């Protein structure tokens, strides 16, 4: 210095006007107004892709070969498809990154086109043997052969020697894998060493599917209460129908269309919070302590403007809340790595 | 806010692993005196995007993107 990784804190500084949500306290003429002070989006509030609180539904119920999901081991959490470690495979030169990662020897489906044949296999080649023909040769018929050609993503482990009419794990050395017993190290998944079996098995499970283990359902427009009393108005079908959004048991109840009208208040934000130290852990996190309160709107508040500093920039705007994933997305700082040029 | 469907040529739309059917509309020809109609023919860059799984993907899978319905009370 160029390029690549990985991990982290921010993400429109300060400062003067003014305007907005909300709470708190004071005052006034009190369905509210004013005047102070506090305080006011994110790392993603975003998709809604998991997974939990919480409410109601039915008690969260029994059973199903129905449905939907998960998938190496260990542990971490309230839980998970997160997360962290570590196995195994895979990519890079490193650095460091990715993996939907059980089962294909339980079964069935599929493998178009090409190719003789698609999970089994004789089209062409090689070889034997009969016939015909002229001794080579050619034709034809029977049989053996998977070493070689040709299709194809995939074609019956590979390379040698042996053996053979010719050929083949037929039969032996290595090598590759797979199974089985022992062994070694690990909690484990695995893994280290040796033996034994010719055992070579097509691929696909993000095809049915078998194993293992989860899982009732529906959402804050869940839900509970108030006021208001126009107790709106019509039509249709009711136990073979609605609800427990897949079926049985069981258990409860009227639905279901047009059309009309429609105020509030809780739920609402202190919660697996958050930030610092100190201990255990290789981390994830777990406990102890000490401190801090940090948006709650409902037509929807977070905004302009001016100045200053070299400048003031992207993706985006909470709406029951949390714990991940995943997608947009700015600059900026720090630790490895390569590779070039310098002393 | 919250749940669900869907996405195939300009337009309907069928196709659920084997290489995209049909209609409309376009364009040209045929027919006619010229035109509709009718008949042949031919166009197209089309399976929202972008990654995986497969030998092969509209199709299965996972993310993102864009359309639509639907979800309170009186009751």
């Nucleotide at each position: 210095u160029g390029a690549g990784u990985a991990a982290a804190a921010c993400a429109u500084a300060c400062g003067g006007c003014g305007g907005c949500g909300g709470g708190a306290u004071g005052c006034c003429u009190u369905u509210g107004g004013c005047a102070u002070u506090c305080u006011g989006a994110g790392g993603a509030a975003a998709g809604u892709c998991c997974g939990g609180g919480c409410u109601c539904c039915a008690u969260a119920a029994g059973g199903g070969a129905a449905c939907g999901g998960u998938a190496a081991c260990u542990g971490c959490u309230a839980a998970c498809g997160g997360c962290a470690g570590c196995c195994g495979g895979g990519g890079g030169u490193g650095a460091c990154c990715c993996c939907a990662g059980g089962g294909a020897u339980a079964g069935u489906g599929c493998a178009a086109c090409a190719g003789a044949a698609a999970u089994a296999g004789a089209c062409c080649g090689c070889c034997g043997c009969g016939c015909a023909u002229u001794u080579u040769u050619u034709g034809c018929g029977c049989g053996g052969u998977a070493a070689g050609g040709a299709u194809g993503g995939a074609a019956a482990g590979g390379u040698g020697c042996g053996g053979u009419a010719a050929g083949a794990g037929c039969g032996c050395a290595c090598c590759a894998g797979c199974g089985c017993c022992u062994u070694u190290g690990g909690u484990g998944a695995c893994u280290u060493a040796g033996g034994c079996g010719g055992c070579u098995c097509u691929g696909u499970a993000a095809a049915c599917c078998c194993u293992a283990c989860c899982g009732g359902g529906a959402g804050c427009a869940a839900c509970g209460c108030c006021c208001g009393u126009a107790u709106g108005a019509g039509a249709g079908c009711a136990a073979u129908g609605c609800g427990c959004g897949c079926c049985c048991u069981g258990c409860g109840c009227g639905c279901u269309c047009u059309u009309g009208g429609a105020g509030g208040c809780g739920g609402c934000u202190u919660g697996a919070g958050c930030u610092g130290u100190a201990u255990g852990g290789c981390a994830a996190c777990a406990u102890c302590c000490a401190g801090c309160c940090u948006a709650g709107a409902u037509a929807g508040a977070u905004c302009g403007u001016c100045g200053u500093u070299u400048a003031a920039u992207a993706c985006a705007g909470a709406a029951c809340c949390c714990g991940g994933c995943u997608u947009a997305c700015g600059g900026u700082u720090u630790g490895g790595u390569c590779g070039c040029u310098g002393a | 806010g919250g749940u669900g469907u869907c996405g195939u040529a300009g337009c309907c739309a069928a196709g659920u692993g084997g290489u995209a059917a049909g209609g409309c509309a376009g364009a040209g020809g045929u027919c006619u005196g010229c035109a509709a109609a009718a008949c042949c023919u031919c166009u197209a860059u089309g399976c929202g995007g972008c990654a995986g799984u497969u030998c092969a993907a509209a199709u299965c899978u996972g993310c993102c993107c864009g359309a639509c319905a639907c979800c309170u009370c009186c009751a």
Model confidence (mean pLDDT): 78 of 100.
This is a predicted complex of two RNAs, RNase P RNA and transfer RNA, with 418 nucleotides together.
It holds a member of the Rfam family "Bacterial RNase P class A". Rfam classes the family as a ribozyme. Gene Ontology terms of the family: ribonuclease P activity, dimeric ribonuclease P complex and tRNA processing.